[in-house]
Predicted 3D model of a 1375-nucleotide RNA (small-subunit ribosomal RNA) from an uncultured bacterium.
The prediction has a mean pLDDT of 84.
RNAcentral holds the sequence, with entries from ENA, Greengenes and SILVA.
Its Rfam family is "Bacterial small subunit ribosomal RNA". Rfam links the family to the GO terms structural constituent of ribosome and ribosome.

RNA sequence: AGAGUUUGAUCCUGGCUCAGAACGAACGCUGGCGGCAGGCCUAACACAUGCAAGUCGAGCGAGAAAGGGGUUUCGGCCCCGAGUAUAGCGGCGGAUGGGUGAGUAAUAUAUAGCUAACCUGCCCCUUGGAGGGGAAUAACAGUUGGAAACGACUGCUAAUACCCCAUACUCCACUACACUCUAAUGUGUAGUGGGAAAACUCCGGUGCCCAAGGGAUGGGGCUAUAUCCUAUCAGCUAGUUGGUAAGGUAAUGGCUUACCAAGGCUAUGACGGGUAGCUGGUCUGAGAGGAUGAUCAGCCACACUGGAACUGAGACACGGUCCAGACUCCUACGGGAGGCAGCAGUGGGGAAUAUUGGACAAUGGGGGAAACCCUGAUCCAGCAACGCCGCGUGGAGGAUGACGCAUCUAGGUGUGUAAACUCCUUUUAUAAGGGAAGAUAAUGACGGUACCUUAUGAAUAAGCACCGGCUAACUCCGUGCCAGCAGCCGCGGUAAUACGGGGGGUGCAAGCGUUACUCGGAAUCACUGGGCGUAAAGGGCGCGUAGGCGGGUUGUCAAGUUCCGUGUGAAAUCCAACGGCUUAACCGUUGAACUGCUUGGAAAACUGACAGCCUAGAGUGAGGGAGAGGUAGAUGGAAUUGGUGGUGUAGGGGUAAAAUCCGUAGAUAUCACCAGGAAUACCCAUUGCGAAGGCGAUCUACUGGAACUCAACUGACGCUGAGGCGCGAAAGCGUGGGGAGCAAACAGGAUUAGAUACCCUGGUAGUCCACGCCCUAAACGAUGAACACUAGUUGUUGCCUUGCACGUCAAGGCAGUAAUGCACCUAACGGAUUUAAGUGUUCCGCCUGGGGAGUACGGUCGCAAGAUUAAAACUCAAAGGAAUAGACGGGGACCCGCACAAGCGGUGGAGCAUGUGGUUUAAUUCGAAGAUACGCGAAAAACCUUACCCGGCCUUGAUAUCCCAAGAAUCUCUUAGAGAUAAGAGAGUGCUAGCUUGCUAGAACUUGGUGACAGGUGCUGCACGGCUGUCGUCAGCUCGUGUCGUGAGAUGUGGGGUUAAGUCCCGCAACGAGCGCAACCCUCGUGUUUAGUUGCUAACGGUUAGGCCGAGCACUCUAAACAGACUGCCUACGCAAGUAGGAGGAAGGUGAGGACGACGUCAAGUCAUCAUGGCCCUUAUGGCCAGGGCUACACACGUGCUACAAUGGGUAGGACAGUAAGAUGCAAUACCGCAAGGUGGAGCAAAUCUACAAACCUACUCUCAGUUCGGAUUGUUCUCUGCAACUCGAGAGCAUGAAGCUGGAAUCGCUAGUAAUCGUAGAUCAGAACUGCUACGGUGAAUACGUUCCCGGGUCUUGUACUCACCGCCCGUCA
Repeated sequence: AGAGUUUGAUCCUGGCUCAGAACGAACGCUGGCGGCAGGCCUAACACAUGCAAGUCGAGCGAGAAAGGGGUUUCGGCCCCGAGUAUAGCGGCGGAUGGGUGAGUAAUAUAUAGCUAACCUGCCCCUUGGAGGGGAAUAACAGUUGGAAACGACUGCUAAUACCCCAUACUCCACUACACUCUAAUGUGUAGUGGGAAAACUCCGGUGCCCAAGGGAUGGGGCUAUAUCCUAUCAGCUAGUUGGUAAGGUAAUGGCUUACCAAGGCUAUGACGGGUAGCUGGUCUGAGAGGAUGAUCAGCCACACUGGAACUGAGACACGGUCCAGACUCCUACGGGAGGCAGCAGUGGGGAAUAUUGGACAAUGGGGGAAACCCUGAUCCAGCAACGCCGCGUGGAGGAUGACGCAUCUAGGUGUGUAAACUCCUUUUAUAAGGGAAGAUAAUGACGGUACCUUAUGAAUAAGCACCGGCUAACUCCGUGCCAGCAGCCGCGGUAAUACGGGGGGUGCAAGCGUUACUCGGAAUCACUGGGCGUAAAGGGCGCGUAGGCGGGUUGUCAAGUUCCGUGUGAAAUCCAACGGCUUAACCGUUGAACUGCUUGGAAAACUGACAGCCUAGAGUGAGGGAGAGGUAGAUGGAAUUGGUGGUGUAGGGGUAAAAUCCGUAGAUAUCACCAGGAAUACCCAUUGCGAAGGCGAUCUACUGGAACUCAACUGACGCUGAGGCGCGAAAGCGUGGGGAGCAAACAGGAUUAGAUACCCUGGUAGUCCACGCCCUAAACGAUGAACACUAGUUGUUGCCUUGCACGUCAAGGCAGUAAUGCACCUAACGGAUUUAAGUGUUCCGCCUGGGGAGUACGGUCGCAAGAUUAAAACUCAAAGGAAUAGACGGGGACCCGCACAAGCGGUGGAGCAUGUGGUUUAAUUCGAAGAUACGCGAAAAACCUUACCCGGCCUUGAUAUCCCAAGAAUCUCUUAGAGAUAAGAGAGUGCUAGCUUGCUAGAACUUGGUGACAGGUGCUGCACGGCUGUCGUCAGCUCGUGUCGUGAGAUGUGGGGUUAAGUCCCGCAACGAGCGCAACCCUCGUGUUUAGUUGCUAACGGUUAGGCCGAGCACUCUAAACAGACUGCCUACGCAAGUAGGAGGAAGGUGAGGACGACGUCAAGUCAUCAUGGCCCUUAUGGCCAGGGCUACACACGUGCUACAAUGGGUAGGACAGUAAGAUGCAAUACCGCAAGGUGGAGCAAAUCUACAAACCUACUCUCAGUUCGGAUUGUUCUCUGCAACUCGAGAGCAUGAAGCUGGAAUCGCUAGUAAUCGUAGAUCAGAACUGCUACGGUGAAUACGUUCCCGGGUCUUGUACUCACCGCCCGUCA
């Protein structure tokens, strides 16, 4: 000293929270020792029991017993005990000490004074004195009442008890005189009157008494200042305020009483309500402050509750009295007793607070002459970690590092020199011995305590909290929005560093955490030290009271102020130094300090007070002008509406469209006249006036204010302004008028799902006037008033001055009103000098998180509506301001795209094919889901595939690596079984190396065994890689440096053009660069060169007439290289980029098509292509086999094929392609079959061989019909593939001949060799579902005015309370 938390991010405002310190604490876990302190904060609740105030025989009278001794006639008596104990009279003390904080907001406390208005026992000093006498009474004795407590009567007796007389001054009262700074109740002198006493004695003394004075101590009273919250308490007061007289007191005083007067207090807060003992101090804080008032100390108050007095020096008395009350106890029911807020202790309350201890040894107190007695004051001990302080729980060595545990990338790492082990020490502990000070002679509770010595032996001694950020400290397992955590933010929904446990770590340590409360941080009530345009906050505006502040100059005073001194500011505490306990805490001594108050003196600058002067502030006067300033009266024209009359005829009106409505009983329209009310077009302008609200036709009357000019007058008369008073839009209220238009409410018509709305037709209050209320507005410049100062430029209104060119001019001054813009301010936006949100001064108002709430209650005002003043409970961690980047808008501008439009052809209706949903099923395996799933994964499900179901089997496994044993491998056959499989028989004995035999080893393979392991199309695409779809082939997405901004960010990449394009050009605080665009790549289109077989054939020759052959490479073609196109040329426009047109050219402005997909978005898709983390299964979720299923079928959807026909169908004849594929293959000619096909096999591993291209053309036929259209469905006979066509293949022949006659709402594709239409080929593949997909060529259109609209996208701009980003956010009702 700060930090976290509002946002996608930023700055600010602002609250909430945390880190610190502290505690009379409590709770949880834990607990070795000692020292020093503190320990009912709650029920001032009730208390059993014991103790806490007695003492004096040297004041007085009386006076035992136990026990001992002696004696005895055994009844007793005597002596000692003993004048003792004890009760009583009397004295002193019980008013101190000790406890508590209920009351008390001032009869208290603190500080400083006053008392000339007072008292003071015991103590000290001084002076004087104590002579004489008397009457009682308790005790005691007797009688007697009562249960008791406690009495009653009679009699006797003493005193330092009581009474009387004498004496008496300084004492008191009165009178007279004098004195003092003073009124007086002061002081002094004189006179008159009054008032006193106590003994005891060993006669040495001791103690005490009386009167008076002084001192000391302790108190009483008075004054000033300070001392909590509340105005939702604004008026209070009758002994009240004062006076006179009297009473009372130690003493002043309405303290009390009588009389008289009517005062006294209050916004500087009276009175009332709430709370509270006050202070030194304590805690915190840098301080100023804030909070607090335990222990210690000073004061006060209280003693069961309330009241009262007595005694006394002192009380209205904690352990005294009386009365009343409540409660408790005793009782013989008649009556009595009691007061722990003393020390212990009990119950109760409570989160919570100790022993019914020891001693008077010390200190202190009471009594006493003293010994001594008393003392729960006090000194000690006990209990509890309650706090502070100190010590310990061991020290050294000891592994490239044991075990265990944890983790792991499986290698290792951590715990960790930690342990074990070796050596050492003994604080503490235990045991034994010695043993204080506290005490001056004696006396020690503490206490055999502190301390010292010796012995034993690492021996007796570590926990608690935390580890996501703030905040030091990280991993594993479990759990799975559950259990739980949490001070704030927030964690937990299957990989949790945040929950629980383990390991490890961090912090503190005999403690550690939690909770409560206080201060701090919080400048978050701001004196030091904040704010109010938009974050909370300027009163709606003016006048003005109190108050606050106030121009120049001279003098005086000294209240404030400054300086020097005086007294006080108790001690303790805090601080400094020194000292004492082994140290520290603690304690002591000394000093400083206590920032305050009082009082004396000095100064005179500033403020103030008083007196005088001045004119710059303010005001008055004079002058000519400006103005929708106000009030009242009069007058005018346009328009609306209504009325009367005329003309005139069928509609009018209204709307997006209508209807309600008006009109043939004559509307609307039009003309004339009349009536009435309201408002004043143009002028009209960021022009004017007014304090604000506000003010708009013209004229008149009355009237307020401001500006300018002159400088005659006054002489600070000023500024602000709590309360107060006045004004105050609209709506509303009351009374009375008025009422044309407009128009809440209301009615009807529409709209709508509804429409208590928007639209239309009507329409009442009201709007208007007069008077009276209301008193609020986004009453806004969201900006209080006044004064001073601080760059400019430009416009405009009013007044004045100057100039000459005399104007519709220019310059200057003052006052107003605007625009732009430096300094400066601001969180930013913005403000910005005569209009500050700048720099300062003065005064007022207001704010202190959001909601609750400008609400409730109370008060005031109001006829009411309501206004004003104005909370709390509860709840949230935000609410908010400004700006930034995006996204979005049924905001704007510009641009693009088969996006619309213009066209062509479809889908949606039918039948079938195929995919999906749904349903069904033992299973119908799984995935894909708007666009971007649905002829998709699947370029082929009869078995296989296959992952699904049923059944039968296997368990180191179908497959991989390692080990052991055996065997070459391998091949053939038989039996059982649905098969997997099982059983059996036979053949076969290999290769390489070690010297050959023998034997051994090795490689491959097979079988058996063992366990590590295999295996999983099981889960998670929301743990991932890779790959893919989409926005989108859209033109965007970024970076470096610089600059701007507090910052997020901006600039660059925004502007003007242009482009298909962030393509290029110009400009520019930007200059450059990267990924994208384009180009480079491939195919097609033209040409050249090279080459010439399998291609081609112009010329020549041959021919079976076929480029078939010779020949040739010219052409076509093939396939390599090059050329060609660049807005290069011309015209026009343009600064340029470029655009439009033209020429040439095969091709022209990207020539056409493809490949190529920026940063990113959709937690998009895929764990079932593959790879892979984690989890799960392991005689099964793995593996093998047979059969079934993936092909089901009331239904719904997508994508296709074929059609509905004549631009057609059928029959016959005829013509023209290009890809591509081919050896388990493609297969010609030929023959057979109606055909599918079969037989057969030439040729071809291909520019050589293998295919009928179809639409098209020609001819004939059909003639508009469910047909010679259409072909589904079904029957039957076949063909082909294949172990096998039942579930479940394709094809052929014959027969059958369904729906369908161009398709609702809606919707899709396509801009040229495109759409449409026609066929051909291929992949997969035994066959086939293919009508799919991918390629190939043939024929070959129409249309685009254009960008208003729909969809999607891009750039700029604007609004936003959205950022999960409009499929957002959010309000109300209901559950």